Predicted 3D model of a 361-nucleotide RNA (Bacterial RNase P class A) from Oleidesulfovibrio alaskensis G20.
[in-house]
RNA sequence: GGAGCAGGACGAGCUGCCGCUGCGUGUCAUUUGUACACGGAGAGGAAAGUCCGGGCUCCGCAGGGCAAGACGCUGGGUAACCCCCAGGUGAAGUGAUUCACGGACAGUGCCACAGAAAACAAACCGCCUGCCAUGCAGGUAAGGGUGAAACGGUGGGGUAAGAGCCCACCAGAGGUGACGGUGACGGCACCUGCUAGGUAAACCCCGUCUGGAGCAAGACCAAAUAGGAAGGCGCCAAGGCCGGCCCGGCCGAUGCCUUCGGGUAGGUUGCUUGAGGCUGCAGGUAACUGCAGCCCUAGAGGAAUGGCAGCUGCUUCCCUUUAUGGAAGAACAGAACCCGGCUUAUAGUCCGGCUCCCGUC
Numbered sequence: 001g002g003a004g005c006a007g008g009a010c011g012a013g014c015u016g017c018c019g020c021u022g023c024g025u026g027u028c029a030u031u032u033g034u035a036c037a038c039g040g041a042g043a044g045g046a047a048a049g050u051c052c053g054g055g056c057u058c059c060g061c062a063g064g065g066c067a068a069g070a071c072g073c074u075g076g077g078u079a080a081c082c083c084c085c086a087g088g089u090g091a092a093g094u095g096a097u098u099c100a101c102g103g104a105c106a107g108u109g110c111c112a113c114a115g116a117a118a119a120c121a122a123a124c125c126g127c128c129u130g131c132c133a134u135g136c137a138g139g140u141a142a143g144g145g146u147g148a149a150a151c152g153g154u155g156g157g158g159u160a161a162g163a164g165c166c167c168a169c170c171a172g173a174g175g176u177g178a179c180g181g182u183g184a185c186g187g188c189a190c191c192u193g194c195u196a197g198g199u200a201a202a203c204c205c206c207g208u209c210u211g212g213a214g215c216a217a218g219a220c221c222a223a224a225u226a227g228g229a230a231g232g233c234g235c236c237a238a239g240g241c242c243g244g245c246c247c248g249g250c251c252g253a254u255g256c257c258u259u260c261g262g263g264u265a266g267g268u269u270g271c272u273u274g275a276g277g278c279u280g281c282a283g284g285u286a287a288c289u290g291c292a293g294c295c296c297u298a299g300a301g302g303a304a305u306g307g308c309a310g311c312u313g314c315u316u317c318c319c320u321u322u323a324u325g326g327a328a329g330a331a332c333a334g335a336a337c338c339c340g341g342c343u344u345a346u347a348g349u350c351c352g353g354c355u356c357c358c359g360u361c
Stems, first nucleotide, its partner, number of pairs: 001357005007351004012312007020042002023039005044332001048343002051341005056214004068210005073087005088101005102205002107203002109199003124144002126140006152170006171195002173192005179186002218269004228260006239251004276295008314329005
């Protein structure tokens, strides 16, 4: 100098004017409320997708099991996690680094097309042997051909021809033993010719976890209208019951008044001080944790957080010897109960770290 790998931070700033939403103080008013004045605050790294995990709220629940769903190498972190950190094995890459992750000797199923055959077997061509011979029967997985995938590879022995059938070496698998490691696992020695594939985002098996709904959760206050309950007034008028009949008693539609409770509109609350942030020290490889000090940082509710002007900064283009001047541009995107993550979108800027190649000293 070139090419790459993986991180962190920011993502315009200041001033003035006019508005909008909360908060505090003061004044007028009648105390709630309303109005005015002043002061101070007012979107993000993802506020997004709502994909995971929690807090919080209500409902349900003796205990156990089945079913269903999610997750799945090991150790650690955490309130918890499909998250994060460190490691293991395999794969890709010269490398920094990236990607994947229980079980396919528990069982069942499936493997398009092609091919004889897609998994405890199988003979299409070829090879060998026999015969009643343009064919048939038997043997053969060495050779050909098909396929993403065909039952270890090379060489030798052996055989009618062949074959781990036997042997040597190589590759793998399984078992045993001791060693290192918390563990996943690793390397070592010995034994067994054991070499029969893949697929679990197919059923399934093993292990762990999981009650449901969600701030439109939930709580409180509570108008009008309609309806409900209790009491009273009115009426004992129609009617019914007690009764053989009368008196009497009880019930009784509609109407009026009072009280109570549910509940709608509406209002208040939940609501933002929290697994909170910043700095320093300490522990830890790290994720993270502990201690001390400092700070308070939106709370709307058909939903505020905006507009205009100026200056500075950034990017691109043009002119100029330079300073400078002129023009244009500035992404993704907008809180809605609150946190921890993941994923996706993002113009541009800054900061360190690592790898490979080339050149020079």

Overview:
The model forms 94% of the base pairs in the Rfam consensus. The RNAcentral record of the sequence draws on ENA and Rfam. The coordinates come from a structure-prediction model, not an experiment, and the mean pLDDT is 76. A source record names the gene rnpB.